[in-house]
Context: one part of a larger RNA
Molecule: small-subunit ribosomal RNA, central domain
Organism: metagenome
């Protein structure tokens, strides 16, 4: 660097949005950068090759032609790209009228259940476990039952359900808000795709500050197993989990599968629209999830219109196995670390 690769073998960025760049639908007309053809200079010797020569031949030397793929000038040619100007409506987009959900925010109610505190009944256990035993209880426990406080999750419905860029997202209800679809036309007229940087957003732990603090539970004590037990079972328990602000940017952040279009033999179920009529377990028509299955494709397991299948555009990444996601340096971070990220030397 080419080739070749990225569902499981190295290898898809965690995920949007977009800057630059790359790439772009139809048609018409200019133009002639780029392409392409002729031509003209120039493209040093020498060396490469190809024919001759001269040393006895070769080495080696002299002569000639070709090679120098390049570059500059000019003369055309215009299919395709590139520039201009105009046109178009399939792609994109915007209006309008409809569905549709656990999308998002802040707010206000609710019951059910743990706790805890009060009465009030009431006695001698209760809890836990494989078996106990620490615990808790005659200062009256636990069990019931009435009120009453607090926090934090929201059974049933519920689904291989829906929605969201991903992370996530479930009790009601309101206000605020962002979307996808779909259907009839209108509108704009290519305004598209991707996207290096760069911005945003990004479980759970953790980190500041300042509240809250029921269950739960790292650490941590104690009991018990046990040879031992720094565990796995048990009885408490602190940070945390919970609010609000501000950080932190990682995860088996997965579909281990980037985004976009186009094309490709059938079933089946289901969610959400719409049409028609013969109202039906009905039949076409869009949009999602899920499973079966041919072709094809794979090393294979398997994938199969939601492609791992035929094809383009662009981005990330990957080049043995350890060393090592380290060290070094820089950037970020309040740390905690995160990004980037080698090499010796080994097999």
């Nucleotide at each position: 660097c080419u080739g070749g690769g990225u569902u499981u073998a190295a290898a898809g960025g965690g995920u949007g949005c977009g800057u630059a760049g790359g790439c772009g639908g139809c048609u018409u007309a200019a133009u002639a950068a780029g392409u392409c053809a002729g031509a003209a200079g120039u493209g040093a010797a020498a060396a490469g090759u190809c024919c001759g020569a001269g040393c006895u031949u070769a080495a080696c030397u002299g002569g000639g032609g070709c090679c120098u793929u390049g570059c500059u000038u000019u003369u055309g040619a215009u299919a395709c790209u590139g520039u201009u100007a105009g046109a178009c409506u399939u792609g994109a987009a915007u209006c309008a009228g409809g569905c549709u959900g656990a999308g998002g925010u802040u707010a206000g109610c609710g019951g059910a259940a743990u706790g805890u505190g009060a009465c009030a009944u009431g006695u001698a256990g209760c809890g836990g476990u494989g078996a106990a035993a620490u615990g808790c209880a005659u200062a009256g426990a636990u069990a019931u039952g009435u009120c009453a406080u607090g926090g934090a999750a929201c059974a049933c419905c519920a689904a291989u359900u829906g929605c969201g860029a991903a992370g996530g997202c479930a009790g009601c209800u309101a206000a605020c808000u962002a979307g996808a679809c779909c259907u009839c036309g209108a509108u704009u007229g290519a305004c598209g795709c991707u996207g290096a940087g760069a911005c945003a957003c990004g479980a759970a732990a953790g980190c500041g500050u300042g509240g809250g603090g029921a269950g739960c539970g790292a650490a941590c004590a104690g009991g018990a197993u046990u040879a031992g037990a720094u565990a796995c079972c048990c009885u408490g328990g602190u940070a945390g989990u919970c609010c609000a602000c501000g950080c932190c940017c990682u995860a088996a952040a997965c579909g281990a599968u980037g985004c976009u279009u186009a094309c490709u033999c059938g079933g089946u179920g289901u969610u959400u629209g719409g049409a028609u009529c013969u109202u039906g377990a009905a039949u076409c028509u869009g949009a999602g999830c899920a499973c079966c299955u041919a072709a094809g494709g794979g090393a294979a397991a398997c994938c199969a219109a939601u492609a791992a299948g035929u094809a383009a555009g662009c981005c990330a990444c990957c080049u043995g196995g350890g060393g090592a996601g380290u060290a070094c340096g820089u950037u970020c971070g309040c740390a905690a670390g995160a990004a980037u990220g080698a090499a010796a030397c080994u097999c």